Overview
Predicted 3D model of a 406-nucleotide RNA (Bacterial RNase P class A) from Candidatus Aquilonibacter sp. It matches the Rfam family "Bacterial RNase P class A". The family's RNA type in Rfam is ribozyme. Of the family's consensus pairs, 95% are formed in the model.
This record gives sequence, C1' cells and structure tokens, in this order.
RNA sequence: CAGCCGGACCGGACGGUCGCUCUCGACGCGCAAGCGCUGAGGGAGGAAAGUCCGAACUCCGCAUAGCAGUGUGCCGGAUAACGUCCGGGAGGGCGGAUUCAAGUCCGUUCGACGGAAAGUGCCACAGAAAACAUACCGCCUAAAUCUUCACGGAUGAGGGUAAGGGUGAAAAGGUGCGGUAAGAGCGCACCGCCGAGGCAGCAAUGCAGCGGGCAGGGCAAGCCCCACACGGAGCAAGACCAAAUAGGGAGGAAGUUGCGGCUUCGGCUGCGGCACGUGCCGGCUCGGUGCGUCAAACCUUCGGGUAGGUCGCUAGAGCCGCGUAGCGAUGCGCGGCCCAGAGGAAUGGCCGUCCAACCGGAGCAAAUCCGGCGGACAGAAUUCGGCUUACAGGUCCGGCUGCCAC
Repeated sequence: CAGCCGGACCGGACGGUCGCUCUCGACGCGCAAGCGCUGAGGGAGGAAAGUCCGAACUCCGCAUAGCAGUGUGCCGGAUAACGUCCGGGAGGGCGGAUUCAAGUCCGUUCGACGGAAAGUGCCACAGAAAACAUACCGCCUAAAUCUUCACGGAUGAGGGUAAGGGUGAAAAGGUGCGGUAAGAGCGCACCGCCGAGGCAGCAAUGCAGCGGGCAGGGCAAGCCCCACACGGAGCAAGACCAAAUAGGGAGGAAGUUGCGGCUUCGGCUGCGGCACGUGCCGGCUCGGUGCGUCAAACCUUCGGGUAGGUCGCUAGAGCCGCGUAGCGAUGCGCGGCCCAGAGGAAUGGCCGUCCAACCGGAGCAAAUCCGGCGGACAGAAUUCGGCUUACAGGUCCGGCUGCCAC
C1' cells in the first nucleotide's frame, strides 16, 4: 500500500423561495366560542420495517388446587423485564504446537447446552450383523476327500477369532507394547469410563490419588420424565363532554251535563249544550273555526347510545458531557438540554453553490481540469428495551494474508 474478516459511527452539506403541520405571541373583528392577518420556534429512522420476544399503561376481572396446554432449559451476573446482553464452564468444527500413537496444550469459531441407568418408540439405504449382538471377505485350526514314491499340494464339513478389509451417520471403549494357533482387557502402561469419598470453586465444573477390566450404542428438533414460568384483550386500550332524529322512564296541564246504546253495575261509548286548554284567521279582552279535556298528542325533565369534540398524547426505564465502581453487561453521582405529535393522516416542491460515487474527454502517467449524470434501504401513528431482516457510499479502530522499501 492492497485485499479479506470483525467492531464502532455517519448515511449528503449550506443558502434562497413557495407551501403543509404543531406550539407560543402581536394586531383587527366578535358578548363569547372563534375567525382573519402576521411574527418567532419545533417537525421521521438507524432501521420509523417484520410485529418475533419482553415490559410500561388501560380495561375485563381475581385467573387457586387438580387436569390439560404453551413456553423456557449448563452456571453466575446485568436489567423494570426478557427467549436479550455480559462473564465463566463443558462440548463440536478449523488452524498451529507436541506425542510412536491414542491423546494433550494454545488460538479461533459455533449453538434449543436439563434427563437415554423410568417406560415406550424409531434407527432409512447399504451391510453378515443396528442392540438379549453378529461370522460376508479375511486370519487360525481342522474331520474327510483327491493327488504325489515321498516331502508336500488342492478342495475343505465343523470349530476358534471382532486384530485387518468392506458397509454405514453410527459396528459393542481407544492407542501402544506384550501375549496367542490366530486373536481378544487375555495381561500391562497411558487415555477414556464407572464407583465411593477428598480438595478447590458461590456454582456450572475442575484436579490428584484409591478401587473396578469395562458394564450402560445413538436419537428427547419422537412420545415422554424433571424443574421453573404463564388469565385474556389491546391506544380502534380506555376516560370525559355531547347534538339532530327515533325509541324508553318520570312529571305537568283544562269537566261537567242532557238524550241514546252496551254493561260483569265498576264503568265504556255515540251525538249535543255549556265551561276550560290550545292552534290558526281577523288590529283586539271580542268573534269565527279546528283539535283536545285524565293522559294519546303537547310541554318540562331524566338516563342510555350515535355523529362530533376533548383527554389518553409525548418530560421519558429520555438525550448529551464529565466523574466514579466493575474484566464486562451495567450501576451510581454531578452538570447541562427539551428533541414531531398528525390523525384519511403534516414532515414537501423548485432554484443556486458545493461534496462523495459513476460515465465521457484533455493529460505519456499521476496530480489536476472540463462536461454530463446523480445520493442506498426506507417513512412515525400510545411509549420503551431487545431480536431479526433491508441498505448506494463513506470515516475510524483491531486482526489476518500478500506485495514493495529500509
């Protein structure tokens, strides 16, 4: 210097002009609500996205035991909480060192990492055999038969053997030495495993020695077992104010008489007179006319709900800086700051100057200059902590590799 990987951050800048939305103010009109006009200030993101986890907040409600279901699952810590984050442990992969080898050590990286010695189920294909083990090839042994003058050779029933080959994701502890007819924990050493204790550690777990030749293959992202947690719906939550129309409850308001009809003898009803209430017409206390007079209409009032409006609603597990405790996640202290609140849903358009990228040209080339093009993914909707996914280009830090120079 270049490339790759990992982490952190930015993700166009400045100015002008015309709008949109919210807040605050001046002025004018108006009793007021408000309207008009004008000034100042705020106005998308690192993911606002997916809506996958966890919470705040709100309502229904008290969700217990048991059964069922769902989720989480090594240990410790952080946190309001979490399936998130931090630190550690054990394990797998890769690289390096070391060992005769198994193995061990170091670095890096990965993750649904409780239980397979309770039960049950499964283990495709291949393979002889996939779980009460098994003999395909091979190795050893060998009855018998054939052959040779003989030594011997060939075939080889049966038996032994899990070392070697082969199959498979996986083959009944591994490596080495001894041993053996060949083999085998058959014996020994080391590694692994099991058992009872010891020591270290908060714990997961680790360490060394003792005893045991070794049982108990794998899968729980099959059922299952164990431990722990879990009520539901979501800001269209929910609260308040509240028309018009329709419907519901309560109250108020003016009656008697004659004749007739019916009658369960309480009343009901038709016509008429007078009185009263009320509407309309005429200027009227008067006249005309309609309707009503015991609850229909009418008037008053109550309550529910709708349209509409207000709140919830943005000062918060908030942001920035410094200090401090801690390996770290993070906590604590001090100082400073206020940073969108729309709701059929504002946050935009145009112009100028620049910046990065890309293309073309000038230039031997580099630097540089000129012209063109042009800025990714994507947009709040109650709020916050995470995870996941998308992203042109750029800056910084760390690691590895390669090249060049000294």